[in-house]
Context: one part of a larger RNA
RNA sequence: GAACGAACGUUGGCGGUAUGCUUAACACAUGCAAGUCGUACGUGAAAGCUUCCUUCGGGAAGCAAGUAAAGUGGCGCACGGGUGAGUAACACGUGGAUAAUCUACCCAGUAAUCCGGGAUAACAUCUCGAAAGAGAUGCUAAUACCUGAUAAGCCCACGAUCUCUUCGGAGGACGAGGGAAAAGGUGGGGACCUUCGGGCCUGCCGUUGCUGGAUGAGUCCGCGGCCCAUUAGCUAGUUGGUAGGGUAAUGGCCUACCAAGGCUACGAUGGGUAGCUGGUCUGAGAGGAUGAUCAGCCACACUGGAACUGAGACACGGUCCAGACUCCUACGGGAGGCAGCAGUGGGGAAUUUUGCGCAAUGGGCGAAAGCCUGACGCAGCAAUACCGCGUGAGUGAUGAAGGCUCUCGGGUCGUAAAGCUCUGUCAGAGGGGAAGAACCUCCUGUCGUUUAAUACGCGGCAGGCCUGACGGUACCCUCAGAGGAAGCACCGGCUAACUCCGUGCCAGCAGCCGCGGUAAUACGGAGGGUGCAAACGUUGUUC
Numbered sequence: 001g002a003a004c005g006a007a008c009g010u011u012g013g014c015g016g017u018a019u020g021c022u023u024a025a026c027a028c029a030u031g032c033a034a035g036u037c038g039u040a041c042g043u044g045a046a047a048g049c050u051u052c053c054u055u056c057g058g059g060a061a062g063c064a065a066g067u068a069a070a071g072u073g074g075c076g077c078a079c080g081g082g083u084g085a086g087u088a089a090c091a092c093g094u095g096g097a098u099a100a101u102c103u104a105c106c107c108a109g110u111a112a113u114c115c116g117g118g119a120u121a122a123c124a125u126c127u128c129g130a131a132a133g134a135g136a137u138g139c140u141a142a143u144a145c146c147u148g149a150u151a152a153g154c155c156c157a158c159g160a161u162c163u164c165u166u167c168g169g170a171g172g173a174c175g176a177g178g179g180a181a182a183a184g185g186u187g188g189g190g191a192c193c194u195u196c197g198g199g200c201c202u203g204c205c206g207u208u209g210c211u212g213g214a215u216g217a218g219u220c221c222g223c224g225g226c227c228c229a230u231u232a233g234c235u236a237g238u239u240g241g242u243a244g245g246g247u248a249a250u251g252g253c254c255u256a257c258c259a260a261g262g263c264u265a266c267g268a269u270g271g272g273u274a275g276c277u278g279g280u281c282u283g284a285g286a287g288g289a290u291g292a293u294c295a296g297c298c299a300c301a302c303u304g305g306a307a308c309u310g311a312g313a314c315a316c317g318g319u320c321c322a323g324a325c326u327c328c329u330a331c332g333g334g335a336g337g338c339a340g341c342a343g344u345g346g347g348g349a350a351u352u353u354u355g356c357g358c359a360a361u362g363g364g365c366g367a368a369a370g371c372c373u374g375a376c377g378c379a380g381c382a383a384u385a386c387c388g389c390g391u392g393a394g395u396g397a398u399g400a401a402g403g404c405u406c407u408c409g410g411g412u413c414g415u416a417a418a419g420c421u422c423u424g425u426c427a428g429a430g431g432g433g434a435a436g437a438a439c440c441u442c443c444u445g446u447c448g449u450u451u452a453a454u455a456c457g458c459g460g461c462a463g464g465c466c467u468g469a470c471g472g473u474a475c476c477c478u479c480a481g482a483g484g485a486a487g488c489a490c491c492g493g494c495u496a497a498c499u500c501c502g503u504g505c506c507a508g509c510a511g512c513c514g515c516g517g518u519a520a521u522a523c524g525g526a527g528g529g530u531g532c533a534a535a536c537g538u539u540g541u542u543c
Stems, first nucleotide, its partner, number of pairs: 001543004006539005013389006019382002021347001026345003030342003035075003040072002043069001048063006082300003092224007101217002106213008114148001116146002123138006154179003158175002161172004184205006192199002226272003233263003238260008275297004279290004302323005325336004353379001355378003361375001362373004392422004402413004426484001428479005442464008487532005492513003498527005508515002
């Protein structure tokens, strides 16, 4: 000198854009943060309103409404969001390998979607329990579950064969044997049939098998990036082999047997520290330091362990076990997990609102309308940082008054002020402003496609309707009027800027050198000056 997620002191007008628990991975009150689908399925209220009856207590019917709601089922909940405790490791970065692998939803192609069956929740009744909850009996549906059929292709073992090969194996065509599938929903309809539900035709959505793609993931390897030798030896599933198990998959990953190996001064083992990277800061560069925000990867979710479901988890707002802590209890037993967004206590020098909205972008579900979304978009707080603007402009000498100083002549603050003439940024007041950010969906018309069809559906084009949290915000116009808006540090040298008074080695200053003991440009005050400026200094840290 530069920089900062900074803090502290003094001061403080406005706007834009960013950023905001670096400490206790400490404990958490409260609310919200993951649901959705009735075009998979069976059930199915109430308030309220209307009518009728009434012993005036009430009862019945209809609408509300096949709505709300719970349940079965499907998809999602493995994304998004947070944190950096652990980890010195194939965790990360980079480049490869997978002839050792998997991949829901999506896309393309291909072949199908057949015949049946038994349950069960919801519900009703009963029982146990303080509660959380649990049990028994009875009824019922499905795209829930199950047997069977079929098999282009797929899987398994066998036979014979071709090509490639890292010689381990991989791929292709053939034969005969065994094995594994499925589910329906909905829109429209001319004939024909009909139990009037439909069959049948057709469109859309869905389901099953197989092949390929895309995306995502698993595993392995080369190389690279901290400190300590005042850590020198470490290792029995250890190193390798055979066989088996396990996995989507290789492998001591696991087991049995066999052999005695394997690592290490090119630093093993041990200890300390630490998430890694793109980047960021500094520097002419080489380097050094660092890893907030943003982006990629990893790890974790009260602590430790485990599996279940699933395409994917050994799962932050899932389950089970153990532990610590907190809460409820009828003492028998139960409930919980903010390192999600706000917020509270605590710790600390120190870090924000228990806000608005799904209008946009993105995500989940749904055929769609739509619902959900503390992701996100916005607003609020903070000079925390960067950037921009303003606090007026011109004129004005009697060089006013006043302050300071003085050699008492003067000098200086100083065109500074007053005065005169103007301007109107920002702030203020009043108007305008649904500007832009907005597309989608839906409706109408038309054209094309599909079809037996001029239905329905799908696609293109044109027109129309609807939707804004921010926000009466940005911006524009008008009004008034210099009015409301400047401080902080320093002035001995380094280092830009000097005098007076007070003090008298005292009080004090200080980054270094050093000032102060009676003329202190170094302490304290004043006048003046210098530097930066909505900031200025100090402290901390890095280069």